A computed fold for a 1369-nucleotide RNA from a marine sediment metagenome, annotated as small-subunit ribosomal RNA. RNAcentral holds the sequence, with entries from SILVA.
RNA sequence: UGCUAAUGCCCGAUAGUCCGUUCCGGAUACGUCCGGACCGGUAAAUGGUAAUUCCGCUCGUGGAGGGGUCCAAGUCCUAUCAGCUUGUUGGUGAGGUAACGGCUCACCAAGGCCGUGACGGGUAGCCGGACUGAGAGGUUGGCCGGCCACAUGGGAACUGAGACACUGCCCAGACUCCUACGGGAGGCUGCAGUCGAGAAUCUUCCGCAAUGGGGGAAACCCUGACGGAGCGACGCCGCGUGCGGGAUGAAGGCCCUCGGGUUGUAAACCGCUGUCACAGGUUAAGAAAUGAUCUGGGGUCAAUAGCCCUGGAUCUUGACGAAGGCCUGAGAGGAAGCCACGGCUAACUUCGUGCCAGCAGCCGCGGUAAGACGAAGGUGGCAACCGUUGUUCGGAAUCACUGGGCAUAAAGCGCACGUAGGCGGGAGAGCAAGUCGGGUGUGAAAUCCCUCGGCCCAACCGAGGAACUGCGCCCGAAACUUCUUCUCUUGAGGGCAGGAGGGGAACGUGGAAUUCCUGGUGGAGCGGUGAAAUGCGUUGAUAUCAGGAGGAACACCGGCGGCGAAGGCGACGCUCUGGUCUGUUUCUGACGCUAAGGUGCGAAAGCCAGGGGAGCAAACGGGAUUAGAUACCCCGGUAGUCCUGGCCGUAAACGAUGGGCACUAGGUAGGGGGGUCCAAUGCCUCUCUGCUGGAGAUAAUUUAUUAAGUGCCCCGCCUGGGGAGUAUAGUCGCAAGGCUGAAACUCAAAGGAAUUGACUGGGGCUCACACAAGCGGUGGAGCAUGUUGUUUAAUUAGAAGCAACGCGCAGAACCUUACCCAGACUUGACCUGGUAGUGGUACAAACCCGAAAGGGUGCGGACUCUCUUUUGAGAGAGCUAUCACAGGUGUUGCAUGGCUGUCGUCAGCUCGUGUCGUGAGAUGUCGGGUUAAGUCCCAUAACGAGCGAAACCCUUGUCAUUAGUUGCCAGCGGGUAAAGCCGGGAACUCUAAUGAGACUGCCGUUGUUAAAACGGAGGAAGGUGGGGACGACGUCAAGUCAUCAUGGCCCUUAUGUCCAGGGCGACAAACGUGCUACAAUGGCCGGUACAGAGGGAAGCAAGACCGUAAGGUGGAGCAAAUCUCACAAAGCCGGUCCUAGUUCGGAUUGGGGGCUGCAACUCGCCCUCAUGAAGUUGGAAUCGCUAGUAAUCGCGGAUCAGCCACGCCGCGGUGAAUGUGUUCCUGAGCCUUGUACACACCGCCCGUCAAGCCACCCAAGCAGGGUGCGCCCGAAGUCGCUGACCCAACCUCGGAGGGAGGCGCCGAAGGUGAGUUCUGUGAGGGGGACUAAGUCGUAACAAGGUAGCCGUAGGGGAACCUGCGGCUG
Repeated sequence: UGCUAAUGCCCGAUAGUCCGUUCCGGAUACGUCCGGACCGGUAAAUGGUAAUUCCGCUCGUGGAGGGGUCCAAGUCCUAUCAGCUUGUUGGUGAGGUAACGGCUCACCAAGGCCGUGACGGGUAGCCGGACUGAGAGGUUGGCCGGCCACAUGGGAACUGAGACACUGCCCAGACUCCUACGGGAGGCUGCAGUCGAGAAUCUUCCGCAAUGGGGGAAACCCUGACGGAGCGACGCCGCGUGCGGGAUGAAGGCCCUCGGGUUGUAAACCGCUGUCACAGGUUAAGAAAUGAUCUGGGGUCAAUAGCCCUGGAUCUUGACGAAGGCCUGAGAGGAAGCCACGGCUAACUUCGUGCCAGCAGCCGCGGUAAGACGAAGGUGGCAACCGUUGUUCGGAAUCACUGGGCAUAAAGCGCACGUAGGCGGGAGAGCAAGUCGGGUGUGAAAUCCCUCGGCCCAACCGAGGAACUGCGCCCGAAACUUCUUCUCUUGAGGGCAGGAGGGGAACGUGGAAUUCCUGGUGGAGCGGUGAAAUGCGUUGAUAUCAGGAGGAACACCGGCGGCGAAGGCGACGCUCUGGUCUGUUUCUGACGCUAAGGUGCGAAAGCCAGGGGAGCAAACGGGAUUAGAUACCCCGGUAGUCCUGGCCGUAAACGAUGGGCACUAGGUAGGGGGGUCCAAUGCCUCUCUGCUGGAGAUAAUUUAUUAAGUGCCCCGCCUGGGGAGUAUAGUCGCAAGGCUGAAACUCAAAGGAAUUGACUGGGGCUCACACAAGCGGUGGAGCAUGUUGUUUAAUUAGAAGCAACGCGCAGAACCUUACCCAGACUUGACCUGGUAGUGGUACAAACCCGAAAGGGUGCGGACUCUCUUUUGAGAGAGCUAUCACAGGUGUUGCAUGGCUGUCGUCAGCUCGUGUCGUGAGAUGUCGGGUUAAGUCCCAUAACGAGCGAAACCCUUGUCAUUAGUUGCCAGCGGGUAAAGCCGGGAACUCUAAUGAGACUGCCGUUGUUAAAACGGAGGAAGGUGGGGACGACGUCAAGUCAUCAUGGCCCUUAUGUCCAGGGCGACAAACGUGCUACAAUGGCCGGUACAGAGGGAAGCAAGACCGUAAGGUGGAGCAAAUCUCACAAAGCCGGUCCUAGUUCGGAUUGGGGGCUGCAACUCGCCCUCAUGAAGUUGGAAUCGCUAGUAAUCGCGGAUCAGCCACGCCGCGGUGAAUGUGUUCCUGAGCCUUGUACACACCGCCCGUCAAGCCACCCAAGCAGGGUGCGCCCGAAGUCGCUGACCCAACCUCGGAGGGAGGCGCCGAAGGUGAGUUCUGUGAGGGGGACUAAGUCGUAACAAGGUAGCCGUAGGGGAACCUGCGGCUG
């Protein structure tokens, strides 16, 4: 406003009361009140009266509870945020609020905050508590509880006790929905539920039965609060998956030394129990109220009515609980996994794999024997869970309050002055802030802890206690600190009297030297280097004399000497000036120490301006060196170096050691004073500078009254390496650049001190045919042989610097033989065993195919043992078949044994005990001598010992004894052409056994009285007499799987076995080791002399004969001091050749022969005739040898049928030269130095460039977010002003109050402008990290081959180079 059934509302009438005007009287605090009169207006429902109770309403007071507001203290990171602020700070007045207040406004003043961190940026709700930790702490704030804030992002008010209001209103924004396009609607950060995002988080459940809340008189209604249930092993707790017996230790699995072991009493099997789950039945607490009915008591009241209070009885309420409890039943039945097993860390084997696949928390596993990967078996751990990941604390004393450091490991500002701050001497008094004691209040509950109690136990829950380490208040104490006051002199400072000094500044002065100029003398070089050259010089240099000019620096003194805060300071004089030391009870009276910020000083280089410029000298030019040489060296040379003024502000600005005070053993030296004293030596004392050294300290080195010791005070700095003193920001600077100063990313280290080695273009000592001195070779030639390479069907394979290469191989035509081609065999060429078969079997004449092996046919034809009936049976051997297995010179020497090489016959390598050191380790073993020697002596914190050296052993040199054949022959005898030929001898030689001898024993000298060395005597031999065997701890993953042995792997009708042929012998080329030569010290011919050590029976073979010869025939003798091989050769004598590619040299080739052997074609040796190559002494380089050696000469042996042997191993003959030194080359030993090496210098390692990949920085810009400021617009709304319109109903007029409307201030979102900040992205640019084997050099580590490094400046492909100053690391 509309509607109308009404008691609502409206109209009309009405008044003693109600309202109004006017008048009269009285009172008054002068606002008004009381009484009366006239007039006007206005009210009333469907009856009235009385009593009581409850609720409500209004005013006031108090309580309980709740809230608002103010103050103090506490509360994260960042200074690469240092200045912030205008309502800002205060005042006066006003407004506003429940209330104080710039809360708001006007005016006035110019304040307020900040290094005890303002302002800004980032992050975050706070707390009780929770996790962890011994604690102190650290981290955290989920659940529960207290507080705050917010409710779609922003603004605003309304209502109300309370809101600026989660499920109210208004505005504007974003979003969603409806719409007829005009206009409307919405807000799950309520319970469920949906979508999205994500590694990830539940049911659109039941009930108000309980507790609690709201409304109501109550019944009752509402309540996704709440009570319950559901889902999730998400957590905590409890329970089960059975218990007992059971060995032939079953089967299976796994391992295996093949015996066994293990899984394992585990299973099977036997007996038992019955939790949980399952089936059937039954069932509790949580419930007390309220209400109804009946029935008592009390109060009120006239009342037995009503109402109120309080009892009793009966009835009435369960969502869930319930998959629970109880009873019954059946039955071991339905119920175990996950992780680990190399160390840390409990738990081990096999197979597979082969730096692959993979593992990994850290260290690290995996490249053919993986306890580390994968699987299996086994084992360990935990168990309804187990393991991973993430996060926090712990360990971590690794941010150190408890409780760390800074010489060299990260770390002392380059040095001083000084502000704030921190700390501060002795005595007295006071106060009581700190401090301490007592009391009291508080410290919510929950949690934690203790004791009880309730669910069968526990988790969980309840009760009581303790605790909450804190804070407030009261009382007390007064030692210490603060504070106040008074005082003292020892800290500090001043005065006075002396002293030393390269302390500083300014101005002058001086001589030597370099260079230049002038002149003189002089005449060819000078200069420079490792050597040279560039350069200078006949236009007269260098040299030398005289004079002059100019600049810089100040020799000697000069010194671990002096001064200064440090940088630094050096001729002499004057002036000005700072500090310091000594003496002096002379003064002040704590005036002190340190020092964040701040200020000043601050080497060299560098910069600006102006001078100056002799020498030196970045850059630059030239010459050298070199692969190159943007270097080192040389010749020049500009900035600069010097002065004045101004910047810079850094150094290895170092004692790598901040300043101050005090205390704590000594010794010694130097500088400056004082005392004692006539003076001096000396002694005492203060101060400064060194060395040495004890306690203590230190990781050690070291330090040690000049601390790095013991304490106190203050400041600075550190927290793994790299990235990086970089980027960015700020600030300073003219610039160069300085100061402050990160992160991403990446690594498992980076680093210190010391130890042992190894190494050094470090040092010292010593040794060796290492060099030197010598002699002879190799490298050149031809040939032999081994190797590489190449070739080949195969040229088997091994050895690889020394230390492989005439090596294994002391014998490749077949064989060997491992290789190739072809042909064969398959239990096999060989060993062992099992099973079955076998008398015409085993064996086997002969024959066929074949190259052989092999395959086939097959006359003949057995043996042994046992039993026995003499017929036979069985067994063995053999054979056949088959199964186990054989076999492999196939692979791995980097899985191994054994053996060997090499350093090296070098003198070393170790141990026990002791001592020193935290330790690694040292000492011994070093030092002085000496030796061949770690040999010996002396010395000695070492004393001893072992393996090596030496010795013992063999051989050779002398002698003796014994023995005397096969050897010997002096004397005696015999004998021959001759000969020990014979008798004999036992002397000699010799043989071969045993002894002797040589030990620095003797003498001298030297030496330490030693060891020993040198010389000598004697001696056959002299200092180990010569030679050999003998090889320490170890090194080289040295060599060998092909001597042998052997693990693993591999082959098994072949990678085994047999056989024929071929190959190992190839040949453009290269290398090693040798032989023969190139000739006259020789070749050739003739004659002639002298060895030793060996071999010989399938053997050596004499004399004789044949052959030119090789050789042949033949065979005496000999198993050997007897016989034989067997003539030794060089030598000596004589002859010849005459310097030549030869009478040198012998290769090559042709012919003819011999021998071995089945067999000499591939592929043997020898003889003879002929042929007659290269080669005339060898480049660079390189080897051996020090005495009976080198050189040279021949002889023998093994292997072996023969031999490619000139090889190898031995033997004797002749027989030198040189050196007595250790500079150098090589190697080795000891001591010592340095080291960034330890796979040990063939080490390590730096930078550019190239490639890949990752993160970061800069960058024209582009994009997005945060944030403050100015201006514009200005919603809602409060407030203010205005309000002529509205506040009605008969007409008209007026007042109060209210409203609509309008205007204004403020005002969100929005717009706009210039900032600021963060993030993303960005062509391109920059450096950085990382990445098995890329390029260039060689910077550093050793004296790193130019000592390195620091600062600075210039230059350069790069590491770097150079200048100046500094440091020693």